This is a predicted structure of a 154-nucleotide RNA (FMN riboswitch aptamer (RFN element)) from Paenibacillus lactis. The coordinates come from a structure-prediction model, not an experiment, and the mean pLDDT is 78. NCBI's taxonomy places the organism under Bacteria, Bacillati, Bacilli, Caryophanales, Paenibacillus. The sequence is in RNAcentral, with records from MGnify. Rfam family: FMN riboswitch aptamer (RFN element). On this family, see Vitreschak et al., Nucleic Acids Res 2002: "Regulation of riboflavin biosynthesis and transport genes in bacteria by transcriptional and translational attenuation".

[in-house]
RNA sequence: AUCUUCGGGGUAAGGUGAAAUUCCUGACCGGCGGUGAUGCUUCGAUUCGAAGCUUAGCCCGCGACUCGCGACAAAACAGCCUUCGCAAGGCCUGCAAUCGCGACUGACUUGGUGCAAUUCCAAGGCCGACGGUAUAGUCCGGAUGGGAGAAGAU
Numbered sequence: 001a002u003c004u005u006c007g008g009g010g011u012a013a014g015g016u017g018a019a020a021u022u023c024c025u026g027a028c029c030g031g032c033g034g035u036g037a038u039g040c041u042u043c044g045a046u047u048c049g050a051a052g053c054u055u056a057g058c059c060c061g062c063g064a065c066u067c068g069c070g071a072c073a074a075a076a077c078a079g080c081c082u083u084c085g086c087a088a089g090g091c092c093u094g095c096a097a098u099c100g101c102g103a104c105u106g107a108c109u110u111g112g113u114g115c116a117a118u119u120c121c122a123a124g125g126c127c128g129a130c131g132g133u134a135u136a137g138u139c140c141g142g143a144u145g146g147g148a149g150a151a152g153a154u
Stems, first nucleotide, its partner, number of pairs: 001154006013025003027138002029128002031062004039053006057126002066103006077094002079091003108124005130141003
């Protein structure tokens, strides 16, 4: 560099109601990379040191949704001109797609240990795009899509 494969989980039980997995009580879930004092393994060893794997929803960053700006060869589609009309030709514009940049983009404290922890231990909290529908992190839909990235092959 090319190609292939993979790449998100979750309302038990009850209440109200004509109707709610949407409200109320309660239940459940946690993408990707980084950091990292847990844990495991191996090696050396005097206190201990080194390496590998592994450890955060709310610490740093990324992705999906939505919006804006710019680019956009040729062809196609729509539009306009020409024509009675069609075809052909011409013109500029537009939709969509693609690419780039930008905007938007949620949530943590207390105590303990310790040299050191928003990551460990304990406790109590908090968060979760858009459209649909009785108000949705969990149902249905865009989506058999996209994707941070991961693994492998050449």